[in-house]
Molecule: transfer RNA
Organism: Candidatus Campbelliibacteriota bacterium
RNA sequence: GGGCCUGUAGCUCAGCUGGCUAGAGCGCUCCCCUUGCACGGGAGAGGUAGCAGGUUCAAGUCCUGUCAGGUCCACAA
Numbered sequence: 001g002g003g004c005c006u007g008u009a010g011c012u013c014a015g016c017u018g019g020c021u022a023g024a025g026c027g028c029u030c031c032c033c034u035u036g037c038a039c040g041g042g043a044g045a046g047g048u049a050g051c052a053g054g055u056u057c058a059a060g061u062c063c064u065g066u067c068a069g070g071u072c073c074a075c076a077a
Stems, first nucleotide, its partner, number of pairs: 001073007010026004019057001028044005050066005
């Protein structure tokens, strides 16, 4: 330098062929339970989707650029 993959809640991830409200588990907060803690039961907060553009009536989901990480190849040593 070139190819490919990944980038969604604090963490690990899911989102099928663009369409209704962006989700799960864990974690966190509160309540119940307990003498208390844990376990268990219930409720809740938390993201605008790496960043910037574009297409579309509508994009996390398509296109372009860019950044970061991973991986393979090439070049150099």